[in-house]
Context: one part of a larger RNA
RNA sequence: UUGCAGUUCCUAGCCUUAAUUUGCUGGGUCGCGAUUCCGACGCCGUUACUUUGAAAAAAUUAGAGUGCUUAAAGCAAGCCUACACACUGAAUACAUUAGCAUGGAAUAAUGGGAUAGGAGUCUGGUCCUAUUUCAUUGGCCUUCGGGACCAAAGUAAUGAUUAAUAGGGACUGUCAGGGGCAUUCGUAAUUCAUUGUCAGAGGUGAAAUUCUUAGAUUUAUGGAAGACAAACCACUGCGAAAGCAUUUUCCAAGGAUGUUUUCUUUAAUCAAGAACAAAAGUUGGGGGCUUGAAGACGAUCAAAUACCAUCCUAGUCUCAACCAUAAAUGAUGUCAACCAGGGAUCGGUGGAUGUUGCUCUAAGGACUCCACCAGCACCUUCUGAGAAAUUAGAGUGUUUGGGUUCUAGGGGGAGUAUGGUCGCAAGGUUGAAACUU
Numbered sequence: 001u002u003g004c005a006g007u008u009c010c011u012a013g014c015c016u017u018a019a020u021u022u023g024c025u026g027g028g029u030c031g032c033g034a035u036u037c038c039g040a041c042g043c044c045g046u047u048a049c050u051u052u053g054a055a056a057a058a059a060u061u062a063g064a065g066u067g068c069u070u071a072a073a074g075c076a077a078g079c080c081u082a083c084a085c086a087c088u089g090a091a092u093a094c095a096u097u098a099g100c101a102u103g104g105a106a107u108a109a110u111g112g113g114a115u116a117g118g119a120g121u122c123u124g125g126u127c128c129u130a131u132u133u134c135a136u137u138g139g140c141c142u143u144c145g146g147g148a149c150c151a152a153a154g155u156a157a158u159g160a161u162u163a164a165u166a167g168g169g170a171c172u173g174u175c176a177g178g179g180g181c182a183u184u185c186g187u188a189a190u191u192c193a194u195u196g197u198c199a200g201a202g203g204u205g206a207a208a209u210u211c212u213u214a215g216a217u218u219u220a221u222g223g224a225a226g227a228c229a230a231a232c233c234a235c236u237g238c239g240a241a242a243g244c245a246u247u248u249u250c251c252a253a254g255g256a257u258g259u260u261u262u263c264u265u266u267a268a269u270c271a272a273g274a275a276c277a278a279a280a281g282u283u284g285g286g287g288g289c290u291u292g293a294a295g296a297c298g299a300u301c302a303a304a305u306a307c308c309a310u311c312c313u314a315g316u317c318u319c320a321a322c323c324a325u326a327a328a329u330g331a332u333g334u335c336a337a338c339c340a341g342g343g344a345u346c347g348g349u350g351g352a353u354g355u356u357g358c359u360c361u362a363a364g365g366a367c368u369c370c371a372c373c374a375g376c377a378c379c380u381u382c383u384g385a386g387a388a389a390u391u392a393g394a395g396u397g398u399u400u401g402g403g404u405u406c407u408a409g410g411g412g413g414a415g416u417a418u419g420g421u422c423g424c425a426a427g428g429u430u431g432a433a434a435c436u437u
Base pairs, nucleotide, nucleotide: 001034002033003032004031006030009028010027011026012025013024014023045110046109047108048107049104050103052101053100061093062092065075066074119155121153123151124150125149126148127147128146129145166266167263168262169261171258175254179251180250182248186228190224191223192222193221194220196218200211201210237244238243281322282321283320284319285318286317291315295311296310298308333404334403335402337396338395340380341379342378345375347373348372349371350370351369352368354367355366356365384391385390410437411436412435419430420429421428422427
């Protein structure tokens, strides 16, 4: 606000009555129901995304209308008569982020029950509390209603998705020249001692510097000390790379294989920042066999501050600390997927009525064949790529986008100057410009 063949009470009019009766039509009040609005409380998970709307200054832009003579423009103008009667326009669109309102629920995040303090139902209990009705007012108690909590019972398919040729962990018998401490061995070169002999020896293209009757060089025996680890040793292994090879013990670590083991998204790549890091170099000890920058010297040469020869310092080795660079190279970042055939090989696993030793049968070993996984490589071919050399990746690229990180932009000047920073230093790292071509 509105409906009611609802009604308590009050009231106006009419009919009727002996009557303050009954009935009808209205108004107000009350009750019940519906609807709209307002207020309070509770509930419907949170975003990104998207739709629509409001909002977002005009001019500009797009665009509608209009004969500024046309146009660029402008926002005007047109009609009728000379009466200033009357009538128009000055649109519309776009306007992306953020914010507001609104519909959607695909996609992408995210939340919910696991010590059930989880969801419904019912019963019982504890605490709090409003109103209505018991004639009225006040007090007390109970039931009922509402809220919170607790206990038990019962309901349910009661509640943990799978276990990735993603990742991590455990286990497993191995494997390896991976690392560290210790230990052990080998010959050689040098040197010393002893020993035998006697005139040269070294060295070179040829010589000389050099050593030598005080016996060099050479022979034999023994010792010392320090390096190094031959052959075996390979288009083989291990390690993040640098790198790693005598034996043995110890210490911790590692990949691959195997697994009907476990966790369950925990992942890939990385700026900053750390660690490791050949050789050379630096500091302080030790050790100094060989070799050997610098230096000396003999040659060669037009010259030789070189190549060749003789000597030799630092270094080369080790310990403790620095340095942080290499053509530190596969000049190829790393993770993942797919695309092609082959035979070898290292490691592990599985299979075979396979072979072998001998005195026969196992186990185990060695070998042969086949298969799988994971490696170092190789060969042959491009469906491929590339400027080519080449390349199963340097392929899947004008049919261009899987993830992530770093670097380069003509030649010089220049990895220089300057500034910062690191370093004991040497130097490292970051790193220009003018100018020139």